Description
This is a predicted complex of two RNAs, RNase P RNA and transfer RNA, with 439 nucleotides together. Rfam match: Bacterial RNase P class A. The family's RNA type in Rfam is ribozyme.
RNA sequence: AGUGCUGCCUAGACGGCCGCGGGUGGUUUCGUGCCACACGAGGAAAGUCCGGGCUCCAUAGGGCGCGAUGGUGGUUAACGACCACCGGGGGCAACCCCAGGGAAAGUGCCGCAGAAAGCAAACCGCCUAAGCGCUUCGGCGCCGGUAAGGGUGAAAGGGUGAGGUAAGAGCUCACCGCGCGCUUGGUGACAAGCGUGGCAGGGUAAACCCCAUCGGGAGAAAGCUCAUGUAGGGAGGAAAGGUGCGGCCCGUACCGUUUGGACCUCCGGGUAGAGCGUUUGAGGCCGUCAGCAAUGGCGGUCCUAGAGAAAUGGUCGUCGCCUCUUCGGAGGGACAGGACCCGGCUUACUGGCAGCACUCAUU
RNA sequence: GGGGAUAUAGCUCAGUUGGGAGAGCGCGUGGAUCGCACCCACGAGGUCGGGGGUUCGAGUCCCCCUAUCUCCACCA
Numbered sequence: 001a002g003u004g005c006u007g008c009c010u011a012g013a014c015g016g017c018c019g020c021g022g023g024u025g026g027u028u029u030c031g032u033g034c035c036a037c038a039c040g041a042g043g044a045a046a047g048u049c050c051g052g053g054c055u056c057c058a059u060a061g062g063g064c065g066c067g068a069u070g071g072u073g074g075u076u077a078a079c080g081a082c083c084a085c086c087g088g089g090g091g092c093a094a095c096c097c098c099a100g101g102g103a104a105a106g107u108g109c110c111g112c113a114g115a116a117a118g119c120a121a122a123c124c125g126c127c128u129a130a131g132c133g134c135u136u137c138g139g140c141g142c143c144g145g146u147a148a149g150g151g152u153g154a155a156a157g158g159g160u161g162a163g164g165u166a167a168g169a170g171c172u173c174a175c176c177g178c179g180c181g182c183u184u185g186g187u188g189a190c191a192a193g194c195g196u197g198g199c200a201g202g203g204u205a206a207a208c209c210c211c212a213u214c215g216g217g218a219g220a221a222a223g224c225u226c227a228u229g230u231a232g233g234g235a236g237g238a239a240a241g242g243u244g245c246g247g248c249c250c251g252u253a254c255c256g257u258u259u260g261g262a263c264c265u266c267c268g269g270g271u272a273g274a275g276c277g278u279u280u281g282a283g284g285c286c287g288u289c290a291g292c293a294a295u296g297g298c299g300g301u302c303c304u305a306g307a308g309a310a311a312u313g314g315u316c317g318u319c320g321c322c323u324c325u326u327c328g329g330a331g332g333g334a335c336a337g338g339a340c341c342c343g344g345c346u347u348a349c350u351g352g353c354a355g356c357a358c359u360c361a362u363u
Numbered sequence: 364g365g366g367g368a369u370a371u372a373g374c375u376c377a378g379u380u381g382g383g384a385g386a387g388c389g390c391g392u393g394g395a396u397c398g399c400a401c402c403c404a405c406g407a408g409g410u411c412g413g414g415g416g417u418u419c420g421a422g423u424c425c426c427c428c429u430a431u432c433u434c435c436a437c438c439a
Base pairs, nucleotide, nucleotide: 001359002358003357004356005355006354007353008352009351012319013318014317015316016315017314018313020040021039023037024036025035026034027033042335046346047345049344050343051342052341053340054219055218056217057216061250062249063248064247066215067214068213069212070211071085072084073083074082075081086100087098088097089096090095101210102209106208107207108204109203110202123150124149125146126145127144131142132141133140134139158176159175160174161173162172163171177199178197179196180195181194182193183192184191185190223276224275225274226273233267234266235265236264237263241255242254243253244252269438270437271436283302284301285300286299287298288297289296290295321332322331323330324329364435365434366433367432368431369430370429373388374387375386376385382419390406391405392404393403394402412428413427414426415425416424
């Protein structure tokens, strides 16, 4: 210098003028208006993908189904998040990735190609020891043997080497891999060592499924109080019923049980107002202690948006950043905006800092 | 603010145990006709909305984006 990896920070600052939102205080002719003061979007406010708080339905109940998750241990209010470790994979490396239980409970599927694709399989090739036939005595044919080699495929039932053999083959042996058992270490996933077995049943579970764990539903248009207004007017529905309860059964609460009630559905009618929920919260910052860490304990300190379809903006000056420059200056500044709140994930995106790895060059 | 669904040829749509990308209309060429339409034959046309993953293999299974459509207030 280049190429990368990881972690963190930032999202222009200050001032003047004009303006907006809700709030507090003052003033006022009590209609408003005016003045002052402090406050007023984000790292993702986004997607609504997970998890909780909160509210109502029963203090949220039982079974089946359905859905989600899936190495081990921990953190947490909780999680599919995070941390540490284990195992596997990628990269020269820094480092990164893994829906990472079960294929020996069962079922399904594996197209095309290929001889054979799941109780494996002789197309080419190799062999002719044993048996039979023929022979010109060189061999040839039959019966066969063979998974070492070729070829097909994503995948052909351990790998390399040696011995062995007619040729071959875990047939035998050594090493590696694998299965099983024991011992040791570790909370554990697992690892190491020793022994043993010639090696066993391919893949697919983001196919059905099995196992374990978790999950009741709806969501602030939840829900509560007050006010305004209207027609309970029309049609339909079951009695082994309807609704809460969104798939089913039970259970439970309410309503109803035969010309009828607003119980349910649809049409129709009315209101489009006020307040609460609503912002002090698993909150932020600093210090310290425990822990490898995520995180937690203790102490101090701070209060900082909350709305009516909805404010948070514009302009000028100085400084700062980036790019270009004829050194006068010119241009640029991303993604994007709360709506009950919080913890994550994912996606979009500006500029910078630190550490680390590799390569090249120079000293 | 909160739910649900869809995206496949120019248009309207099929596509299930994951292995062939299809149908109708439209378009092009040829035929038939004096000529046109109907008709007959042949043909072109697709990143299956985009990206990633699982798998030997993805329109199909899983995840993330994008676009479009649609439904939800309260009262008696």